Context: one part of a larger RNA
Formats: sequence, structure tokens, C1' cells
RNA sequence: UCCGGCGAGUUACUCCUCGGACGCGAGGCUAAGCGUUUAUGGCGCGGAGCCAGAGCGAAAGCGAGUCCUGUAACGAGGGCGCUUGGAGUGUCCGGGGGUACGACCCGAAGCCAGGGCGAUCUACCCAUGAGCAGGGUGAAGCUGCGGUAACACGUAGUGGAGGCCCGAACCGGUGUGGGUUGAAAACCGCUCGGAUGACUUGUGGGUAGGGGUGAAAGGCCAAUCAAGCCUGGAGAUAGCUGGUUCUCACCGAAAUCUAUUGAGGUAGAGCCUCAGAGCGUGGUUCGCGGGGGUAGAGCGACUGGAUGGGCGCGGGCUGGCGAAGCUGGUACCAACCCCAACCAAACUCCGAAUACCGUCGAACUGGACUCUGGGAGGCAGUCGUUGAGCGAUAAUGUCCAACGGCGAGAGGGAAAGAACCCAGAGCCACAGCUAAGGCCCCGAAGUGGCCGCUGAGUAUAGCGAAGGAUGUGUUUCUGCCGUGACAACGAGGAGGUUGGCUUAGAAGCAGCCAUUCCUUUAAAGAGUGCGUAAUAGCUCACUCGUCCAGCGGGAAUGCGCCGAGAAUGGUCGGGAUUAAGCGGCCCGCCGAAGCUUGGCCUGCAGACGUCGUCUGCGGGGUAGGUGAGCGUUCCGGGAGGGAUGAAGGGACCGGGGAACCGUUGUCCUGGACCGACCGGAAGUGAGGAUGCCGGA
Repeated sequence: UCCGGCGAGUUACUCCUCGGACGCGAGGCUAAGCGUUUAUGGCGCGGAGCCAGAGCGAAAGCGAGUCCUGUAACGAGGGCGCUUGGAGUGUCCGGGGGUACGACCCGAAGCCAGGGCGAUCUACCCAUGAGCAGGGUGAAGCUGCGGUAACACGUAGUGGAGGCCCGAACCGGUGUGGGUUGAAAACCGCUCGGAUGACUUGUGGGUAGGGGUGAAAGGCCAAUCAAGCCUGGAGAUAGCUGGUUCUCACCGAAAUCUAUUGAGGUAGAGCCUCAGAGCGUGGUUCGCGGGGGUAGAGCGACUGGAUGGGCGCGGGCUGGCGAAGCUGGUACCAACCCCAACCAAACUCCGAAUACCGUCGAACUGGACUCUGGGAGGCAGUCGUUGAGCGAUAAUGUCCAACGGCGAGAGGGAAAGAACCCAGAGCCACAGCUAAGGCCCCGAAGUGGCCGCUGAGUAUAGCGAAGGAUGUGUUUCUGCCGUGACAACGAGGAGGUUGGCUUAGAAGCAGCCAUUCCUUUAAAGAGUGCGUAAUAGCUCACUCGUCCAGCGGGAAUGCGCCGAGAAUGGUCGGGAUUAAGCGGCCCGCCGAAGCUUGGCCUGCAGACGUCGUCUGCGGGGUAGGUGAGCGUUCCGGGAGGGAUGAAGGGACCGGGGAACCGUUGUCCUGGACCGACCGGAAGUGAGGAUGCCGGA
């Protein structure tokens, strides 16, 4: 992993509630128990008691009323009731709830207690035994000699101390490599520590779970320890995770609000469903009637903000005069006012579109509307578009609002793709038309028509910005031009003068100054650039000539170019395409579960009609509500079948909308029971639970 079997809303209650069926009905029912009987749930008793029949009040209590407020009292007022056509109750079945020592099933980590098992592992202790190759060092003491008054002391020897040294056994476990589904649930190799000691070890014995033992780590107490293991309380509890078993049909959500020791739970409301009742009550569009302060706009209409200019109160700075004063200067700041142009979610003199509210009008529409009651699910949403906040005018970000989709939605398109575009799938069809999107090939349909644009070929299409550029098309404004433009070519481009200053030099051309002059001229700057140390030289402006017809500058816009760097060889889905690219106009076609056509099934409504036919409108669907069925085991009734072969198993055939069925289907197997049909009762349906047991 697969196969087979097992595997989850049960049972009880004189509980509550709703629905269905039935009995009796202003009443309904018995319980225990008793009698009888075939063991009863049968039959006959049994009215204790329960519900209903009257309510109101906290109660005493009063009573079709009562309680409260209030009054001296009544009246009056208010609450809940009564009256008028008042219905209950019992049983069974079903939906939901409650209670229950499990309440759909499995699942903790844990807690506790009574009892029990453990010190064969390990910790410590007790008793009694055992073990420690070899080598080294050489304490005290002692002896000899020296030495002392005697000691002390010195020296040589002897001696053999030590939680002494080196190092096997033995005990350990430092570092590292391997091992890590291991050879091993702690090992192997190398290396390393102790090795006469607080050493190691055999055997026997002791201490036990809030207890032991501990040179102390919360260590160890049998591969388990912040309280062992077994059993028990026990089916602990689990607002958590997982799982929860046959079919078909109709409808069909929510992921919001409020509250919550609330936030992944729950309750009430909103939204779904079922039943009953009501019934000119719903929805959309148009018309009509409304309120508004958003978008926009505006501010000489307020509140604020804010730029430039004018005027200039006032202030700053700075002078003069016998200086709290007067009077000047100022290129500083600057109120009011004026001119011009602006900004605002918390500004508004204004002010839409939409939206919203109402509606006695019109049209269309309706699994529309309202109420009561039964049953839910749901209260983690998500993406897109639009309008805001937060964020960075970030996020598949976050938080609101409106709408749409997904959720719970299949089909076609977007290569692929919950959310985008098209479009809402009852079933069947080798019929037709379309949508989005497409029509060269993959690949259904145009190598369609006309007009224009692009040329990028490491190619635009088939990512990309600021920025850059005599790419090219179109539109527009403007300058020059047959009195000859623009380009090119020929010639000229001079004199005062090397302007003045500066400077070593500064001569058109380092720098500074100058309204930058004058002259000769067709024209020629006190000089546009290159150049020199400075000159020189080249060149430009400017002029004439040659030539000849257009030549410049700006703006807007279409398509393109550069900007443009990433890891497999590389991508427009691919091939490939110069149209099969881009823009415009047009025709045709393809294309879906859309629409149409034909047939069929089915829900609701209506009509006929009498249980069927016709017509109309429907039939995507998760949670969930509702309805109708199938099958399994057993029981009651029961036609019947079976060794001429029951049940079960396999293969086929036939039927049904399906679960399934075949009552007299066929063949094989099997070898003794089966059972239509009508009812009843449940240990009643398996693919999932890291399900349980077994097998492969």
C1' cells in the first nucleotide's frame, strides 16, 4: 500500500416542546396494586394522582375579575385576565431540546485513591570474601663516622613512607574520526584519565513512590523519573484535531450586527428551509413628490493657509538737534488696503451625476410579500472594479463602503491558471445559430478585400522608466528665396593697431577695461574656433562671383531607435511570419453544456378530466432544510421452492431514475436450506478516523 471482516446520534424518563395518526371530549387518562388468564404488553378492576376547566396578586387574599397608582370613600387611569363562535386530554409514531455516572465515535498531557509489584539496572549502606604485571622516587626511624659540655646539626649507609611518579590487568570516558533505516535503542578505532586508594569487584542482605538514595545533576530507583510500574476512580475532561457508512427528487445559505474573562466558542438578530395562516401586500422601469452638501468648483462669501507686485500703519538698523521729544536716511521686516495668480478631510457664496425616501398613476414581473410555528447551518472568507482611511498615491498588505464573481459553478476563451472575459450544465442526438476569442501549420475556420503605417533581421509585434537622437509618416505655425535663397566651389576677409591696461611677453584669440571707436570698402568683429613662448599660420562672421530651385527654424501627433546585464540552449504556447506585425473600413466563416431543433425524465401551478392528458413556468449547487424510495438481519402472517440441487460464489443476459431487481433467465461452482407478498423491530448500509484484527 492493497484485500477481507469489524467500526460512530443509541437507550431510559408520568421531563419540555412541535407535527402526524387515532380514541374520547368540558372533559381526558389511569399509576402502583388486585383479580383472571397461555409465562403477557391480553381481559376486568383500581381515580391515589396528573392535565384541562379562571384569573389576578410577592403574599394574606379576592375572584370574572384582580393587582397597582390615587381618593376620606367612590369614580377616573394603568397592568394581566374574562366576555363575544371556550378545547382539551390520552396513546402510538416522528422532528427538536432537557436530564442521565459516556449521550455520535476514537484521541490526550494529566489528577487522585484503595490496593499491589519492583533496589536481579542503578544510588547509598551493612556483612563476608577477592583483585591490583613491572619499573621509578626514596619520608620518618635506625646504624657508622664527623660534631657538641650535652643536645642540635652534618655526612654516608640502612630503611621503605606516600589519597607519591611512569605504566598493564582492572576501573573510567578527554579529544576526534566512523556509525546515525547502526553490527549496537549509546557501539567501534585512535587518543586520553585513575591505577595502594575517598580504589575496584564477587556473593548475601537493607532502604520504596511525595517515599527512598544522592561528594547535588533534579541525578538514580529495571532501555521509564520535576514524583516508578501495574490495577482502580474511568467510557476523567478535551469550547481542540480526525472520522461519521445506501439512492433519487425540490429548495438552498453564511463567513455580517449586537453581546460575551469574548475573539478559531456561544447566544439573540440578519440570511436558508418546512408547515399553516393572511392577502391587491413585494420587486423593477418610467412618471410624479422629496431632503441632501459628496464629485466638481469657488473663496472680493466665512475660517485658515499661501506667492509676486503696489501702497505703506507699525517695527528694526542708522544719523542730526538742549537725547521720555522732534526731524532725516535705509536696498531690512511688515498690518490694513489695491493688482495678479492659488490651496483645504475636519473651509463653503455655490453645487451635480448617482444613490436614498415616498407614491392614490402606467407597464412588466413574481420559489415575490407579511405573520405564526418546527428544523437549521453560519458569525476564519476571498479576489476583481469603483470610492476612502492606514501604508511609501508599496504588498496576492490592511481596514471600511457599493457592485460582481469564487466560495457552493461545470462549459468556451486567456498556452497552463478558484477570483479576469464569455456563459449559468435535468438526460440523449454523427442537427442548426451564435458569445468571448479566433480563422498560415500544430488546430475548427480567410495564406479574405480595400487604404495607410512600421523595417526594429542578435528583429518591432512578443516586459520596461527618466532621459537621449537630422529614423520615418501626417498636421500646423513661421523665416529666407529667380532683385537668385541653402549647400558646395573660386576670390576677398583690409588700414589706424601690437586698442588701452596688465604682463617677462599679451600682437583679434591668459586675464581686466571700454554703449566695442574711426577709416578704406562689394565686404571684413578692437574678432567664432584651432594654433604660437609671443609673433606667424589656418579658419569663421561678413562680401562678391560660379551654380541653380527650393532651403531653414518651431509646435502637435502615428509607428519605430538607444537607454536594455544572469546563470540548462531558449523562447511569441511552438513552428514559423516582413505580414501570419500595427491602425482604419468591409465581407465571410469557426467557435460553448449559451440559444434553437427533435425525443425523453421530473417539480410546481392551472385547465380539462378522473388518476391520466394538455398548457405555462421551472430542474448548477457546499453547509443545511424537506420529500420519496432501495437494501441488510431478526420476528409475526404467508403462496410456495429445494439432492431432478437451497443459500453462498463466478461469468453472462434482461429490466429500472437510482439504491438495486430477475418472483419460473442461461452456464459453471457449491452441497442444505430458501422464501415472493403484507406487516413489525433494529447491533441496518463503509473508502477514508497516522482507525481495530487478520491476510498478501
This is a predicted structure of a 696-nucleotide part of an RNA (large-subunit ribosomal RNA, domain II) from a Gemmatimonadota bacterium. RNAcentral holds the full RNA, with entries from ENA. Model confidence (mean pLDDT): 82 of 100.